Context: one part of a larger RNA
């Protein structure tokens, strides 16, 4: 000087109490481990791996196996020497790669000797590598943490390591601000500045809107620009204003007015630094290693196995509900290799057709909820696994191994042990929608809006952090 203490004192976080809803029991989906295997490709491992990497494995992708090819090579650059083409198309083996053959059969300029381009074989430097080390590196990431810290320059004290500033009295989300002070400044952090909501105003009014004339089955048409709405520019919030406290500070507490009240909300922002933390398979790279193979094509076939174990998840175990019918109202997004309406076919997945959109103009396009009826507490008209048949779409192709549909079947499950995790408000907790990847393949991801609770006395204790000591 730090770290660390089952030392101390003070604060502070859904830490913990207070709720609320979960997981741990089941079935299923997904990921990891184990083991299997000719391979089940690598990577990630406490928190900070395990619905990760991967925003999507049927071929491909693919990096693993088997097998069957090439070897200046799938691909780049250059010299050299031959050729005149390459490309395309057809033909024979074949699983394909690719081997064999067959047809086309160069261009520009020339002083006609050639010269330049481009390609193809032939030979040579070289190319390749997802092959080794993240404990050789860069760059990018995670964590501690949106924690409130983390340093300098001068001065001063100290032999010196170093102190002090950065303590200390208040105060705050905060090293945020005041005051004291051998310190004065001062940078990175915080905070504002940035982006979205939340309320007014100007500005413009088509695709979007409709109050008051007219008109229609219907903003549909005139017709309006006043309302919503869009989308640009502005106002607005600053402890400004009153009262208490407090040190005449900083600032807290109540209060007015306002849409909004003291960081109003959410978000982007992540100081010096830990973890030899992750990552050489994003990309780059030192060095070693391969070089008729650890390179490269191609077919098949794994990555999808399946005695156990382990995370995350969706569905359930019902009556606050199941099922049948009628009715209501979003947001954000996407679309021309596309979104695809009305209409017709089919019980349905769908299909036949194609009206309109390069989109406020057309399309994809709600559920829960309300209003009746039924079903009455059961392994059920709760649940919907799993099996069997019959189909549909996408694709060269669903056997390995794809999604949906319908007929039939109808599995555990009666709220789940010790433990354990998320959340303070338009949130949890519930309903549905949309995107990206993407031929097709979400229970995953990420955004959207509907319907909306309860609980916080409080800091003994549990976890993690910050200051003094």
């Nucleotide at each position: 000087u730090g770290a660390c203490g089952g030392g101390c004192a003070c604060c502070c976080g859904c830490a913990c109490a207070a709720g609320u809803g979960g997981u741990g029991g089941a079935g299923c989906a997904u990921g990891c481990u184990g083991u299997u295997u000719a391979a089940u490709u690598c990577g990630a491992a406490g928190a900070u791996a395990c619905g990760c990497g991967a925003a999507g494995a049927a071929c491909c992708u693919u990096a693993c196996c088997u097998g069957g090819g090439c070897u200046u090579g799938a691909c780049a650059u250059a010299a050299c020497g031959u050729u005149g083409a390459a490309a395309c198309u057809c033909c024979u083996g074949g699983a394909a790669g690719c081997a064999g053959g067959a047809g086309c059969c160069c261009u520009u300029c020339u002083u006609c000797g050639g010269a330049a381009g481009c390609a193809a074989c032939g030979c040579u430097a070289c190319a390749g590598g997802u092959g080794g080390u993240g404990c050789a590196u860069g760059g990018u990431u995670g964590u501690c943490g949106u924690c409130a810290g983390c340093u300098c320059g001068u001065g001063u004290c100290g032999u010196g390591a170093g102190a002090u500033g950065u303590u200390c009295g208040g105060u705050u989300a905060a090293g945020u601000c005041c005051g004291a002070u051998a310190a004065c400044g001062a940078g990175c952090g915080c905070a504002a500045c940035c982006c979205u909501u939340a309320u007014c105003c100007u500005u413009a009014a088509u695709u979007g809107c409709u109050a008051a004339c007219a008109u229609u089955a219907a903003g549909u048409u005139g017709a309006g620009a006043a309302c919503c709405u869009u989308a640009a520019g502005g106002a607005g919030a600053c402890u400004g204003c009153c009262g208490g406290u407090g040190a005449c500070a900083a600032a807290u507490c109540g209060g007015a007015g306002g849409a909004a009240g003291g960081u109003g909300a959410g978000g982007a922002u992540g100081a010096c630094g830990u973890c030899a933390a992750a990552u050489c398979a994003u990309c780059a790279u030192g060095c070693c290693c391969c070089u008729u193979a650890c390179g490269u094509c191609c077919a098949g076939g794994g990555c999808u196995a399946c005695a156990g174990g382990c995370g995350u998840g969706c569905u359930a175990c019902a009556a606050u509900g199941g099922c049948u019918g009628g009715u209501a109202u979003a947001a954000a997004g996407a679309g021309u290799c596309g979104c695809a309406a009305u209409a017709c076919c089919g019980c349905g997945a769908g299909g036949u057709g194609g009206a309109g959109c390069u989109a406020a103009u057309c399309u994809c396009c709600a559920a829960a909820g309300c209003c009746a009826g039924u079903c009455u507490c059961a392994g059920u008209u709760c649940g919907g696994a799993u099996u069997g048949g019959a189909g549909u779409c996408u694709g060269c192709a669903a056997c390995u191994c794809g999604a949906c549909u319908c007929c039939a079947u109808g599995a555990a499950g009666u709220u789940g042990g010790a433990a354990u995790c998320a959340c303070u408000a338009g949130u949890a907790a519930u309903c549905g929608u949309g995107a990206a990847u993407c031929a097709g393949a979400a229970u995953g991801u990420c955004a959207c809006g509907g319907u909306g609770a309860a609980u916080a006395c409080g800091u003994u204790c549990c976890c993690g952090g910050g200051u003094g000591u």

The part of an RNA shown here (small-subunit ribosomal RNA, 3' major domain) has 469 nucleotides and comes from an uncultured bacterium.
Its Rfam family is "Bacterial small subunit ribosomal RNA".
RNAcentral holds the full RNA, with entries from ENA and SILVA.